[in-house]
RNA sequence: GUCGCCUGGAUCACCGCGUUAUAACGCAAGUUAUGCCGAGGAAAGUCCGGACUUCACAGAGCAAGGUGGUGGGUAACGCCCACCUGGAGCAAUCCACGGGAUAGUGCAACAGAAAGUAAACCGCCAAUAUCUAGUUCGCUGGAGAUUGGUAAGGGUGAAACGGCGGUGUAAGAGACCACCAGUACAUGUAGCAAUAUGUGUAGCUAUGUAAACCCCACCUGAAGCAAGACCAAGAAGAUAGUGCGCUGCUCGCGCUCAAGCUAUCGGGUAGGUUGCUUGAACCUGCAAGUAAUUGCAGGUCUAGAUGGAUGGAGAUCCGUUCGCGAGAACGACAGGAUCCGGCUUAUAGGGCGACUCUU
Repeated sequence: GUCGCCUGGAUCACCGCGUUAUAACGCAAGUUAUGCCGAGGAAAGUCCGGACUUCACAGAGCAAGGUGGUGGGUAACGCCCACCUGGAGCAAUCCACGGGAUAGUGCAACAGAAAGUAAACCGCCAAUAUCUAGUUCGCUGGAGAUUGGUAAGGGUGAAACGGCGGUGUAAGAGACCACCAGUACAUGUAGCAAUAUGUGUAGCUAUGUAAACCCCACCUGAAGCAAGACCAAGAAGAUAGUGCGCUGCUCGCGCUCAAGCUAUCGGGUAGGUUGCUUGAACCUGCAAGUAAUUGCAGGUCUAGAUGGAUGGAGAUCCGUUCGCGAGAACGACAGGAUCCGGCUUAUAGGGCGACUCUU
């Protein structure tokens, strides 16, 4: 210097709180006593994946969203491990949203002639006519202009049509040739694969962007424990029964009064119970594997609230700071709510291990 891991104040007694077991008391609700247990590495953010629950669902496709090198691990993942490729570093090691830019579309500020059907600003070359100097009168040289050729050179830019040397040419140019780089196709070797490394053929050679549209492959039904299940007061509702008079009976009418009482019923509110914590669990050992991880054996039980407990104060020790000393102050980040696997973020101090470089 790089990487990985661990720890996250300790013990004791007192008061108090929550769940629970036992006992006593109480009609019951409950109360009291004693005992066990009682937050984290992140309990956090709620970002991803699952278990579980209800609803939906023949199959297939579209849309929408997500993932994106290869192989492996896993219940699953966008996580983890190993490797490959590219990049940074002397190295240990680190970084990568790492499929496709010849399917198509779009974009590339400024600068620059030109940023994609390429392009001629300077330069180089040729032709034409003009001017001009010289002249052996045949021409030779110079200047600017017009037309054309040219991508070698200059200049611009993050990026300019593969590099370099030669042949060639009026000047030039993969136009052609050797070498190098790349690409495509064919093929050998190593590897499960990504890929690496050779050989041959083809002058085939235009950069980036897909956290732009898009294309390709694969994945995804929706909502979430306030899910869901059960019991169910009161009020209200439905059904049945239960009066008096005209009138002895039936119908009808009137009245009490369209009310009371009794019984039954379904749904379901308040409320209660459940879901709820034994689990892809933890610890130890052995074995397989480079590793992630997996298997086997033994052991352990370790919060479950719901106006929501886990607090207060004391002693001793530990650490840091201050102080001559006695002693004093302080103790990172932080608090469960169905559970589990990850990721991310916060974190004072302390400890352990491996590797690299320099002296």